[in-house]
RNA sequence: GCGCCAGUAGCUCAAUGGAUAGAGUACUUCCCUGCGAAGGAAGGGGUUGCAGGUUCAAUUCCUGUCUGGCGCA
Numbered sequence: 001g002c003g004c005c006a007g008u009a010g011c012u013c014a015a016u017g018g019a020u021a022g023a024g025u026a027c028u029u030c031c032c033u034g035c036g037a038a039g040g041a042a043g044g045g046g047u048u049g050c051a052g053g054u055u056c057a058a059u060u061c062c063u064g065u066c067u068g069g070c071g072c073a
Base pairs, nucleotide, nucleotide: 001072002071003070004069005068006067007066010025011024012023013022018056027043028042029041030040031039049065050064051063052062053061
């Protein structure tokens, strides 16, 4: 330099055009307990890497760009 893959909550991941972007875990509060752990209930937390484009509608499709990984040279 070229090609491929990935980037979404603190972390690990889902959602592949359509209602308010969800789950597990972590965090906070409450219940439970003599106190904890485990268990149960509720809650907070998101510029879907960034910028544009297509569309009535984009996490999803297209272009550019950034970061990381892999391969080739």
RNAcentral holds the sequence, with entries from ENA. Transfer RNA from a Candidatus Saganbacteria bacterium, 73 nucleotides, folded computationally. Rfam family: tRNA. The family's RNA type in Rfam is transfer RNA. The source organism's lineage runs through Bacteria, Bacillati and Candidatus Saganbacteria. The coordinates come from a structure-prediction model, not an experiment, and the mean pLDDT is 80.